[in-house]
RNA sequence: AUGAAUGUAUUGGGAGAGCCUGUAAACGUAUUUUACAGCACCGAAGGAGCAAUCCUCUCCAUCAGCCGGAAAGGAAAAACUCUCAGGUACCAGGACCAGUACAGGAUG
Numbered sequence: 001a002u003g004a005a006u007g008u009a010u011u012g013g014g015a016g017a018g019c020c021u022g023u024a025a026a027c028g029u030a031u032u033u034u035a036c037a038g039c040a041c042c043g044a045a046g047g048a049g050c051a052a053u054c055c056u057c058u059c060c061a062u063c064a065g066c067c068g069g070a071a072a073g074g075a076a077a078a079a080c081u082c083u084c085a086g087g088u089a090c091c092a093g094g095a096c097c098a099g100u101a102c103a104g105g106a107u108g
Base pairs, nucleotide, nucleotide: 006103007102008101009100010099011098012097013096018039020038021037022036023035024034025033026032040088041087042086046084047082048081049080053075054074055073056072058070059069060068
């Protein structure tokens, strides 16, 4: 002197699926709100599951070892899968992406 990964804050973008049905209350006479129950649906808060592969151990094989084969156990990803949670008009939320600021200090 350059200022990576990463983190925090902030701004913008950001999909999908019933403004479903019933009861009660509030409100005041509406396309309202809340709670409970029911059926139908969505996956991109969060959560859960696993493939290649790797490791350990036992057995087979071998004079023995390695390679090889089989069983058991452990580790192991997602935008895949599940649908617990959450969601299905607006609002809010929203994985992820981008910008800005601060931290950081890879690299040269």

Predicted 3D model of a 108-nucleotide RNA (Glycine riboswitch aptamer) from Marinococcus halophilus. Its mean pLDDT, the model's own confidence on a scale to 100, is 80. Lineage of the source: Bacteria > Bacillati > Bacilli > Caryophanales > Marinococcus. The sequence was found by an Rfam model in a public genome assembly.